[in-house]
SAM riboswitch aptamer (S box leader) from a bacterium, 100 nucleotides, folded computationally. The sequence was found by an Rfam model in a public genome assembly. It matches the Rfam family "SAM riboswitch aptamer (S box leader)". About the family: The SAM riboswitch is found upstream of a number of genes which code for proteins involved in methionine or cysteine biosynthesis in Gram-positive bacteria. Of the family's consensus pairs, 97% are formed in the model. Its mean pLDDT, the model's own confidence on a scale to 100, is 88.
RNA sequence: UUCUUAUCGAGAGCGGUAGAGGGACGGGCCCGUUGAAACCGCAGCAACCAAUGUUAAAAUUGGUGCUAAUUCCCGCAGGUUUAUUCCUGGAAGAUAAGAA
Numbered sequence: 001u002u003c004u005u006a007u008c009g010a011g012a013g014c015g016g017u018a019g020a021g022g023g024a025c026g027g028g029c030c031c032g033u034u035g036a037a038a039c040c041g042c043a044g045c046a047a048c049c050a051a052u053g054u055u056a057a058a059a060u061u062g063g064u065g066c067u068a069a070u071u072c073c074c075g076c077a078g079g080u081u082u083a084u085u086c087c088u089g090g091a092a093g094a095u096a097a098g099a100a
Base pairs, nucleotide, nucleotide: 001100002099003098004097005096006095007094008093013042014041015040016039017038021031022030023029025075026074027073028072043067044066045065048063049062050061051060052059071092076089077088078087079086
């Protein structure tokens, strides 16, 4: 990097350094000098995988992940509406586990 499977309407932030961007991409709409990204420290959420444990769980430890907004919304198809409305599925993306 690619493929397969599962999940994505829940949950969880403070401080330091830094100094203008960020929310994957395009459009929209937001967030940001009352301080963005990134890095560091501490804290928290969750429970995919492993170990211990167990009748099964819970729990603990380890490997990841995450901590604005439904994956922020739409992006293709079908249905639906007075409607730029709503619904379903898909695509894309993210994360985990396995494989090549």